Context: one part of a larger RNA
RNA sequence: UUGGGCGUAAAGCGUACGCAGGUGGUUUGUUAAGUUGAGUAUUAAAUCUUGAAGCCCAACUUCAAGUCUGUACUUAAAACUGGCAAACUCGAACCUUUUAGGGGUGCACGGAAUUCUGUGUGUAGGGGUAAAAUCCGUUGAUACACAGAGGAACACCAAAAGCGAAGGCAGUGCACUGGAAAAGUGUUGACACUCAUGUACGAAAGCGUGGGGAGCGAAAAGGAUUAGAUACCCUUGUAGUCCACGCCUUAAACUAUGGAUACUAGGUGUUGGGAGAUUCGACCCUCUCAGUGCCGACGCAAACGCAUUAAGUAUCCCGCCUGGGAAGUACGAUCGCAAGAUUAAAACUC
Numbered sequence: 001u002u003g004g005g006c007g008u009a010a011a012g013c014g015u016a017c018g019c020a021g022g023u024g025g026u027u028u029g030u031u032a033a034g035u036u037g038a039g040u041a042u043u044a045a046a047u048c049u050u051g052a053a054g055c056c057c058a059a060c061u062u063c064a065a066g067u068c069u070g071u072a073c074u075u076a077a078a079a080c081u082g083g084c085a086a087a088c089u090c091g092a093a094c095c096u097u098u099u100a101g102g103g104g105u106g107c108a109c110g111g112a113a114u115u116c117u118g119u120g121u122g123u124a125g126g127g128g129u130a131a132a133a134u135c136c137g138u139u140g141a142u143a144c145a146c147a148g149a150g151g152a153a154c155a156c157c158a159a160a161a162g163c164g165a166a167g168g169c170a171g172u173g174c175a176c177u178g179g180a181a182a183a184g185u186g187u188u189g190a191c192a193c194u195c196a197u198g199u200a201c202g203a204a205a206g207c208g209u210g211g212g213g214a215g216c217g218a219a220a221a222g223g224a225u226u227a228g229a230u231a232c233c234c235u236u237g238u239a240g241u242c243c244a245c246g247c248c249u250u251a252a253a254c255u256a257u258g259g260a261u262a263c264u265a266g267g268u269g270u271u272g273g274g275a276g277a278u279u280c281g282a283c284c285c286u287c288u289c290a291g292u293g294c295c296g297a298c299g300c301a302a303a304c305g306c307a308u309u310a311a312g313u314a315u316c317c318c319g320c321c322u323g324g325g326a327a328g329u330a331c332g333a334u335c336g337c338a339a340g341a342u343u344a345a346a347a348c349u350c
Stems, first nucleotide, its partner, number of pairs: 004321003007304002012318001014201004021194003025088007033081002035077008048066007091191001092188003095184005103177007110154001115149007125136002162169002206247006215241002220236004258317006266295011299306002323350003332343004
């Protein structure tokens, strides 16, 4: 429990697709289901309201009128919603010509660096720290040169930049492939918006099987520090990090801001298009469409702030909130190999 809210106070599902459902552009005709008017019937009495009357008054009782709400039938209207029929082009989709892009998947290739191995030069230190030590080194380390192996990540370009529904995406080339934007008025003619249940995707960590393993590095071991030091610092180092396939399905999954449509001052950057003007040509300039930033009027807001990428003004649809704790827990159910996830209380207490 409503005429309230959801950026930060409780509250936007992590994201998309989408059936049912809800909502739906412009015009004409028709219908009369919703809607509106009129009439009839019914809506028992008591009760209730108003006005009288009767008990001395009142409570009470009696009489008259009325209220209330609906239902059914008949009849009328046709603006709006709905149905039917016909049409339209602005929404939507398609087509044509172009454009930009770290969008995705697979294969191949490249250079720098770390580590390791071998050979050579060379000799006593190296490494590490606030300082040290553990550690490595005369079986020749560190350093330098050459050769080789292997794995992972791609400096500069690089940006408030780009792409993607979100998670996310960055060396180079090739193959396959998804989406977006602009211009054209060329096609269809409302085909649209949202979406419970459902389906798909979903960082990192984690799990299963098989590979791989350079660097980093939970756990673990040692050295320090310290009163202690199960830490911070140092030396090592296993899982993991990487690949293939299959699970898990959670994040401050954040713009802490659901999606769609329309309207409402400007200024200044930037990305991708188009048009105009100018020019030998280009740049600059003017207008415009789509994105992405900053500042800011009206308006909004508890304030912070938001402000044509709204948290403004409106409409439609979905999700969610209702004092703090107990608790995102118990129980049950579904899913999972497990870890656990999802759904989700109460007693009690303040």